[in-house]
RNA sequence: CCUCGCGGGAGAGCCCACGAGCCGUGUGCUCGUGGCGCCGAAGGGGCAACAUCCCCGGAACCUCUCAGGCACCCAGACCGCGCGGGA
Numbered sequence: 001c002c003u004c005g006c007g008g009g010a011g012a013g014c015c016c017a018c019g020a021g022c023c024g025u026g027u028g029c030u031c032g033u034g035g036c037g038c039c040g041a042a043g044g045g046g047c048a049a050c051a052u053c054c055c056c057g058g059a060a061c062c063u064c065u066c067a068g069g070c071a072c073c074c075a076g077a078c079c080g081c082g083c084g085g086g087a
Base pairs, nucleotide, nucleotide: 001085002084004082005081006080007079008078013036015035016034017033018032019031020030021029022028023026037070038069039068043066044064045063046062050057
C1' cells in the first nucleotide's frame, strides 16, 4: 500500500399524478413510469498553490450534480479492529 471479513458512518419529499400487484379493502403497502423540489460521503468531471521556455502535469470532505441518493433495508467517502498478500 492492497483484497477480504467485522464494526462505526452524514445529508436530502414516507411529495404529486398515472399504471400494475398485494391484502388486513384503507386517507393502506410495494414496484414501475412521468413531474416538480432537494442532497453529496459510491463512481465520474473541474480547478489553486507548485512546477515549466512552452506544452503536459498538478488535491480534496472544495466545486458540478452526469451518475447515485432523499421513511426502513440496501448503499455510503472516511475511520477502527483483524486474517492474508505486496513493496